[in-house]
Context: one part of a larger RNA
RNA sequence: CUGGGCGUAAAGCGCACGCAGGCGGUUUACUAAGUCCUUUGUGAAAGCCCGGGGCUCAACCCCGGAAUUGCAUAGGAUACUGGUAGACUGGAGACAGGUAGAGGCUAGCGGAAUUCCUGGUGUAGCGGUGGAAUGCGUAGAUAUCAGGAAGAACACCUGUGGCGAAGGCGGCUAGCUGGGCCUGUUCUGACGCUCAUGUGCGAAAGCGUGGGGAGCAAACAGGAUUAGAUACCCUGGUAGUCCACGCUGUAAACGAUGGGCACUAGAUGCCGGGCAUAUAGACGUGUUCGGUGUCGCAGCUAACGCAUUAAGUGCCCCGCCUGGGGAGUACGGUCGCAAGGCUGAAACUC
Numbered sequence: 001c002u003g004g005g006c007g008u009a010a011a012g013c014g015c016a017c018g019c020a021g022g023c024g025g026u027u028u029a030c031u032a033a034g035u036c037c038u039u040u041g042u043g044a045a046a047g048c049c050c051g052g053g054g055c056u057c058a059a060c061c062c063c064g065g066a067a068u069u070g071c072a073u074a075g076g077a078u079a080c081u082g083g084u085a086g087a088c089u090g091g092a093g094a095c096a097g098g099u100a101g102a103g104g105c106u107a108g109c110g111g112a113a114u115u116c117c118u119g120g121u122g123u124a125g126c127g128g129u130g131g132a133a134u135g136c137g138u139a140g141a142u143a144u145c146a147g148g149a150a151g152a153a154c155a156c157c158u159g160u161g162g163c164g165a166a167g168g169c170g171g172c173u174a175g176c177u178g179g180g181c182c183u184g185u186u187c188u189g190a191c192g193c194u195c196a197u198g199u200g201c202g203a204a205a206g207c208g209u210g211g212g213g214a215g216c217a218a219a220c221a222g223g224a225u226u227a228g229a230u231a232c233c234c235u236g237g238u239a240g241u242c243c244a245c246g247c248u249g250u251a252a253a254c255g256a257u258g259g260g261c262a263c264u265a266g267a268u269g270c271c272g273g274g275c276a277u278a279u280a281g282a283c284g285u286g287u288u289c290g291g292u293g294u295c296g297c298a299g300c301u302a303a304c305g306c307a308u309u310a311a312g313u314g315c316c317c318c319g320c321c322u323g324g325g326g327a328g329u330a331c332g333g334u335c336g337c338a339a340g341g342c343u344g345a346a347a348c349u350c
Base pairs, nucleotide, nucleotide: 003322004321005320006319007304008303012318014201015200016199017198021194022193023192025088026087027086028085029084030083031082033081034080035077036076037075038074040072041071042070049065050064051063052062053061054060091191092188093187094186095184096183097182098181099180103177104176105175106174107173108172109171110154114150115149116148117147118146119145120144121143125136126135162169163168206247207246208245209244210243211242215241216240220236221235222234223233258317259316260315261314262313263312266295267294268293269292270291271290272289273288274287275286276285277284299306300305323350324349325348332343333342334341335340
């Protein structure tokens, strides 16, 4: 090493693309590398194992056999794997016609609300709380009307709904653009699956430069509460939140469930297509693909539960785990402006 595992006990990389590698549909012929059979050579002796024998036995010693699972060699077999050549269409892709969608990027536009400013009306309060106070207000606030400015977010529709690989995506319009699904079965003819290293994408917070700043709000200040109150509550309030460009690369990045293919009772809801039927038509009914939920059989599971969207039954490829603490720490390496990220121990201890 050969083991057993990874929803919740340790364990699925946050997600994708993809080189090497691993694995790979149906069929014909050839080949004979893997594979299988046989031959020959070698595989020292001793030892081990089996049979027999000698010291009174045994240890020990002697003889014979087997074994030496290997390598080489020659001849043969051809089912499977590989190789070469050819063919196929079911996998995969293309094409044509439809179709749903907060998928992405850019620009423009809109209304409600909030705050501020100007003016009018108007007068003593407003605000806030469990109750208060800080705070705001006779230099005219709050309330109300009119006008103006700014920034950010888009109520209702909204859904157990949709789209996206994930992160994520929600006002309207236009432009550019990615993917999916359905139908036709026209074309290519295995072109496929997975993927160490690598590359790209990646919420929030944070960082750099420049803008912007309405509301909210770490830090901070004040008022309360309290034994205290570096909090919870209140009044303020700066980074930040927003935009552009660049970095960071982490999350309970979760379905705590890697990807692909095939197979294995059903019932029911929703979303997107097709077909049939019905109808004047829309609904409707049946059926068939794709998606998304709920329940449930077999089976699985330690149980909870999962159950055609599997955690069932199998195959292929990758990642990961191997008692708790020490510790995701130290050291080294590497990436980063920094914060820190990635990789990642041991002593000791239970």

The part of an RNA shown here (small-subunit ribosomal RNA, central domain) has 350 nucleotides and comes from a metagenome. The coordinates come from a structure-prediction model, not an experiment, and the mean pLDDT is 88. The full RNA is in RNAcentral, with records from SILVA.